Predicted 3D model of a 78-nucleotide RNA (Fluoride riboswitch aptamer (crcB RNA motif)).
RNA sequence: AAUUUAUACGGCGAUGGAGUUCGCCGAAAGCCUUGACCGGCUUUGAACCGCCUAGCGGCUGAUGACUCCUGCGAUCCA
Numbered sequence: 001a002a003u004u005u006a007u008a009c010g011g012c013g014a015u016g017g018a019g020u021u022c023g024c025c026g027a028a029a030g031c032c033u034u035g036a037c038c039g040g041c042u043u044u045g046a047a048c049c050g051c052c053u054a055g056c057g058g059c060u061g062a063u064g065a066c067u068c069c070u071g072c073g074a075u076c077c078a
Stems, first nucleotide, its partner, number of pairs: 009026005016069006027044006050059003
């Protein structure tokens, strides 16, 4: 340097962190630069942002799930 094979990767899941695992989403447009590629910038945008009630008002939880740590709350014992 080439070929083949294997494996992805990023984000999200109503309050923090880690491990494992499950689910969901993963783009679009414009501008600048160059012979072109690469690259840079801007805008928009997906999953996601708890539940009940017409309203007043009310409810659960640091997990999507499991385990651990941290924080908070309740009860009991020393």
The coordinates come from a structure-prediction model, not an experiment, and the mean pLDDT is 75.